RNA sequence: AGCUCAUCGAGAGGGGCAGAGGGACACGGCCCGCUGAAGCCCCGGCAACCGCCGCACGACCUCCCGGAUCCCGUCCGGACUGGUGCGGAAGUGGUGCUACAUCCGUCCCGCGCCGAGAGUCGGCCCGGGGAAGAUGAGAA
Numbered sequence: 001a002g003c004u005c006a007u008c009g010a011g012a013g014g015g016g017c018a019g020a021g022g023g024a025c026a027c028g029g030c031c032c033g034c035u036g037a038a039g040c041c042c043c044g045g046c047a048a049c050c051g052c053c054g055c056a057c058g059a060c061c062u063c064c065c066g067g068a069u070c071c072c073g074u075c076c077g078g079a080c081u082g083g084u085g086c087g088g089a090a091g092u093g094g095u096g097c098u099a100c101a102u103c104c105g106u107c108c109c110g111c112g113c114c115g116a117g118a119g120u121c122g123g124c125c126c127g128g129g130g131a132a133g134a135u136g137a138g139a140a
Stems, first nucleotide, its partner, number of pairs: 003138006013043005021032003026106004044098003049094002052088006061082001064078005102132001107129004112124005
């Protein structure tokens, strides 16, 4: 870098250095920015993905134990290591985040409105999806 899954709601800022950009990319729009952008550092904070704790399940899959079967496979029972679900804490665990919101549109579908007219087209509004992206976890 690519793949799979989950979420994209809410929440949480001060200081120092720096000095013109920033809100991922392209275009259009809308915002933020010399009352100081990006970036870096320090100190705080938020959140609860993994991890941790408790309870339950354990149908399916996985580990383990016993039994049936001559053996394997298969089946039955138990148990609960992983696993699944629910809940909890947040502190010296691993990440992440800390303007507004994954800013909006772009691709597809649908409801409605308006305008043109020729077998439909354009514009606007709303809803859904996709694509892309971000973060986490996982597998190879």